[in-house]
RNA sequence: ACAGAUCGGCGCGGAGAGAGCCAUCCCGUAGUUGGGGGUGGCCGCCGAAGGGGCAAGCCUUCCGGCUGCUGGACGGCAGGCGAAACUCUCAGGCCCAAGGGACGCGCCGCAUCGG
Numbered sequence: 001a002c003a004g005a006u007c008g009g010c011g012c013g014g015a016g017a018g019a020g021c022c023a024u025c026c027c028g029u030a031g032u033u034g035g036g037g038g039u040g041g042c043c044g045c046c047g048a049a050g051g052g053g054c055a056a057g058c059c060u061u062c063c064g065g066c067u068g069c070u071g072g073a074c075g076g077c078a079g080g081c082g083a084a085a086c087u088c089u090c091a092g093g094c095c096c097a098a099g100g101g102a103c104g105c106g107c108c109g110c111a112u113c114g115g
Base pairs, nucleotide, nucleotide: 002115004113005112006111007109008108009107010106011105012104013103018043020042021041022040023039024038025037026036027035044094045093046092050090051088052087053086057081058080059079060078062076063075064074066072067071
């Protein structure tokens, strides 16, 4: 100096599932109903913040026989590590809009990493 990965910032894209029931409070009204919103409970549902679970494989103690025997691979019990858009649904969410959103793309960086 260059492109890359990770991380961070910004921009763009970005799915699913309830206008459910009950109680209560607030807004609004002269007042009631309707309407809008908050909280709590119950039922149903979704998976793509976050979180939990695991397959192959790898590692370890012990045991077994094999072998070319201070070793090696194989088999067995147990333990550990072990990914996802899979799975659970704790958390979160369920008209539209807004917000959030895994992930993808682009730009940027006194960041980190190794080349």
Predicted 3D model of a 115-nucleotide RNA (Glycine riboswitch aptamer) from an Anaerolineae bacterium. The coordinates come from a structure-prediction model, not an experiment, and the mean pLDDT is 79.